Transfer RNA from a Pseudomonadota bacterium, 72 nucleotides, folded computationally. NCBI's taxonomy places the organism under Bacteria, Pseudomonadati, Pseudomonadota. It matches the Rfam family "tRNA". Rfam classes the family as a transfer RNA. The coordinates come from a structure-prediction model, not an experiment, and the mean pLDDT is 82.
[in-house]
RNA sequence: GGCAAGGUAGCUCAGAGGCAGAGCACCGCCCUCAUAAAGCGGCCGUCGUGGGUUCGAAUCCCACCCUUGCCA
Numbered sequence: 001g002g003c004a005a006g007g008u009a010g011c012u013c014a015g016a017g018g019c020a021g022a023g024c025a026c027c028g029c030c031c032u033c034a035u036a037a038a039g040c041g042g043c044c045g046u047c048g049u050g051g052g053u054u055c056g057a058a059u060c061c062c063a064c065c066c067u068u069g070c071c072a
Base pairs, nucleotide, nucleotide: 001071002070003069004068005067006066007065010024011023012022013021018055026042027041028040029039048064049063050062051061052060
């Protein structure tokens, strides 16, 4: 340099046009002599950046940035 996959919550990942979710983590409650587990509740995001299309974009298109793999 070329090709491919990816970038969404603190972490691991869903969501592929109609106002963004799960699990874990964290906080509180409950339980216990105490701790953990189990149970209940809460906290969460400028969806990598900038444009475009659309009534409407995390989702489609373009450019750029970053990560991983392959080729050279």